[in-house]
Context: one part of a larger RNA
RNA sequence: CUGGGCGUAAAGGGCGCGUAGGCGGUUUUUUUAAGUUAGAUGUGAAAUCCCUGGGCUUAACCUAGGAACUGCAUCUAAAACUGGAAAACUAGAGUACAGUAGAGGGUAGGGGAAUUUCCGGUGUAGCGGUGAAAUGCGUAGAGAUCGGAAGGAACACCAGUGGCGAAGGCGCCUACCUGGGCUGAAACUGACGCUGAGGCGCGAAAGCGUGGGGAGCAAACAGGAUUAGAUACCCUGGUAGACCACGCUGUAAACGAUGAAGACUAGAUGUUUGCAGGCUAGACCUGUGAGUAUCGAAGCUAACGCGAUAAGUCUUCCGCCUGGGGAGUACGGCCGCAAGGUUAAAACUC
Numbered sequence: 001c002u003g004g005g006c007g008u009a010a011a012g013g014g015c016g017c018g019u020a021g022g023c024g025g026u027u028u029u030u031u032u033a034a035g036u037u038a039g040a041u042g043u044g045a046a047a048u049c050c051c052u053g054g055g056c057u058u059a060a061c062c063u064a065g066g067a068a069c070u071g072c073a074u075c076u077a078a079a080a081c082u083g084g085a086a087a088a089c090u091a092g093a094g095u096a097c098a099g100u101a102g103a104g105g106g107u108a109g110g111g112g113a114a115u116u117u118c119c120g121g122u123g124u125a126g127c128g129g130u131g132a133a134a135u136g137c138g139u140a141g142a143g144a145u146c147g148g149a150a151g152g153a154a155c156a157c158c159a160g161u162g163g164c165g166a167a168g169g170c171g172c173c174u175a176c177c178u179g180g181g182c183u184g185a186a187a188c189u190g191a192c193g194c195u196g197a198g199g200c201g202c203g204a205a206a207g208c209g210u211g212g213g214g215a216g217c218a219a220a221c222a223g224g225a226u227u228a229g230a231u232a233c234c235c236u237g238g239u240a241g242a243c244c245a246c247g248c249u250g251u252a253a254a255c256g257a258u259g260a261a262g263a264c265u266a267g268a269u270g271u272u273u274g275c276a277g278g279c280u281a282g283a284c285c286u287g288u289g290a291g292u293a294u295c296g297a298a299g300c301u302a303a304c305g306c307g308a309u310a311a312g313u314c315u316u317c318c319g320c321c322u323g324g325g326g327a328g329u330a331c332g333g334c335c336g337c338a339a340g341g342u343u344a345a346a347a348c349u350c
Stems, first nucleotide, its partner, number of pairs: 003322004007304002012318001014202004021195003025089002028087005034082002036078008050066006092192001093189003097184004104178007111155001116150007126137002163170002207248006217241001221237004259317006267295012279282001299306002323350003332343004
């Protein structure tokens, strides 16, 4: 390079925006002639290969002629398709309008339950913890109970294969700022689209820097148990951390282990949220969108299973794979404060 692949065998980038590039709607209409097609001319050395002969007794070998050299250049012609130019269209895409659901994001303010600590009252000998105990707390009055105060973190029920978001993720209430989706009507623009190497941005948890904060929890650590031992599991404590602000890190089983967009291909059932129609006017029926879930025809699949939310049938673009180990390692580059990340081999071995 070609081929075959990527749910689970190796393989979908964590997710988006978007540059170059690749690909691209309709009836077209006109034009051009780069691609494309046809013809002509020139060239495509010889040898080789192929065909027909000839020469060595044959063959290999040598040799003559032909064909071929599928290519390139120029000229002429064609104009369906692709491309270029001009004009038009509305089915893709978008804008405006009217609605609509939502834990989508940010900032500020507020709320109650509970844990803990402190203060005060009542009150007396235990509390706590476990398989059983002990460490621990308590006559300097604990635990229990009542009242008050402080402070931090998280928001029971509602809650739902419910909702929203590109993904990570998002759940008490209120206000403000703000993104996206969907539906209905069809006014406007008129292909403005899809994908996207690089690039830029977002990105759980843990971790790092500076400054705050610290109730409960809890790596490390200490003690008590268990045990042959117990650097664990259990118990009593407990520091980073977890929380906030700003900055960094850039990774996860970042999973649907399934890239994005579009078209087509039986149905059934549930659910969320729009719209329309119908009547018996309802907790109703029917239709039609957008989501979400279960089953399932055809088809696909090694099987499991998937099955209009495809892993079916196709198109476009990107990423990735190519036996196991060595190894997502070494070296080098780039990034990072560091931890480390990213890119990424080989020897050797089976």

This is a predicted structure of a 350-nucleotide part of an RNA (small-subunit ribosomal RNA, central domain) from a metagenome. Rfam family: Bacterial small subunit ribosomal RNA. The coordinates come from a structure-prediction model, not an experiment, and the mean pLDDT is 86.